[in-house]
RNA sequence: AACUGAAAAUGGCAAACCUAUCGAAAGAUAGGGACGCAAAGCCACGAGUCUAAAGUCCUUGUAUAGGAAUAGGAUCGUCGGGCUUCCAGG
Repeated sequence: AACUGAAAAUGGCAAACCUAUCGAAAGAUAGGGACGCAAAGCCACGAGUCUAAAGUCCUUGUAUAGGAAUAGGAUCGUCGGGCUUCCAGG
C1' cells in the first nucleotide's frame, strides 16, 4: 500500500414523509424525521435516468392553445471513472 468488513471503538451522512423558501419542471436549500450508507465525502468526465421554461419544428379552433424532438437544467443515494478518507484486519 493493494485488498477485506464478522465483531468492536470514535464519530459522520440522512431515503420516504411533513413544513418553509427557490424553480416552468425535474429538483435544490433549511428545519423536523430515519430507510439505509465505509466513501450515501468531493468532481456531471463517460453511460443511464428525470425534466422541457426559453428557442426550433408541426397543427388549426389563432391563443394565456395543442403536439414533436431537443439540455447549456437535474441526479454522484443508478453504474463506471478520477481525487480524498475513519476504525479494525492485512

Description:
c-di-GMP-I riboswitch aptamer from Pontibacillus marinus, 90 nucleotides, folded computationally. The organism belongs to Pontibacillus, within Bacteria. Model confidence (mean pLDDT): 86 of 100.